[in-house]
């Protein structure tokens, strides 16, 4: 230097045009004589950045940038 893939709550992954979710982790409540285990609720996100295309973009195009990997 081609050329694929991939970034979405603290971590780990869903979401293929119509108000961004699960799980585990935080927090609070129930429950226990008391802990864990179990139940229910809360909070946390400029959807890597810029730009374009639409009536509308986490999703589609185009530049960058992080990260992985194949070719020379």
């Nucleotide at each position: 230097g081609c050329c694929c893939c991939u970034g979405u709550g603290g971590c780990g992954c869903a979401g293929u045009g119509g108000c961004a979710g699960c799980g585990c982790g935080u927090u609070c409540c129930c429950a226990u004589g008391g802990u864990a285990a179990g139940g229910g609720g809360a909070a946390g996100g400029u959807c890597g950045a810029g730009g374009g295309u639409u009536c509308a973009a986490u999703u589609c195009c185009c530049u960058c940038c992080c990260g992985g990997g194949g070719c020379u």
Molecule: transfer RNA
Organism: Gloeobacter violaceus SpSt-379